[in-house]
Predicted 3D model of a 73-nucleotide RNA (transfer RNA) from a Candidatus Woesearchaeota archaeon. Taxonomically the source falls in Candidatus Woesearchaeota (Archaea, Nanobdellati). It was read from a public genome assembly. Rfam family: tRNA. Its family is annotated with triplet codon-amino acid adaptor activity in the Gene Ontology.
RNA sequence: GCCCCUGUAGCUCAGCCGGUAGAGCGACAGACUGUUAAUCUGUAGGUCGGCAGUUCGAGUCUGCCCGGGGGCG
Numbered sequence: 001g002c003c004c005c006u007g008u009a010g011c012u013c014a015g016c017c018g019g020u021a022g023a024g025c026g027a028c029a030g031a032c033u034g035u036u037a038a039u040c041u042g043u044a045g046g047u048c049g050g051c052a053g054u055u056c057g058a059g060u061c062u063g064c065c066c067g068g069g070g071g072c073g
């Protein structure tokens, strides 16, 4: 230098052919308990890496840039 994969909640990751952003764990509150833990119920938490473009509509498609991983030279 070129090519491929990847970036979504605090963490690990889903999100199909463009149409309401989700799960588990964690946090917080409540129930339960002599207390803690466990269990159960609920709540909060997101500029979807950045900037543009296409579109009625973009996490999803296109371009460029940035970060991580891999391959080739």
Base pairs, nucleotide, nucleotide: 001072002071003070004069005068006067007066010025011024012023013022019056027043028042029041030040031039049065050064051063052062053061